Molecule: c-di-GMP-I riboswitch aptamer
Organism: soil metagenome
RNA sequence: AAAAGGCAAACCAGUCGUAAGGCUGGGGCGCAAAACCAAGGGCCGAUCAUGUGGUCCGGUCUCUUUGAGGCCCGACUGCAUUAACGGUAGCCUGGUUACCGAA
Repeated sequence: AAAAGGCAAACCAGUCGUAAGGCUGGGGCGCAAAACCAAGGGCCGAUCAUGUGGUCCGGUCUCUUUGAGGCCCGACUGCAUUAACGGUAGCCUGGUUACCGAA
């Protein structure tokens, strides 16, 4: 330091996933490792689990009994927490591999 070539953010469609997010196609913000690997740090998610609130079914007890309240079980749902779970390699470190390089 030339030319050719490469990858593909947001967004859109389809699809997988509880989600974060992945994949395929379109797209093109950017990228000289924006190729590959979740080992360390960061960030993100919450099926399950735990805690807690609400509504409702049922059971039971109490009382000043056609009503009110306490407790227990279950269903649905909101919120919080959550690793030895998951995601991110286009957040950083680390590891692995690699194209062109003309005059």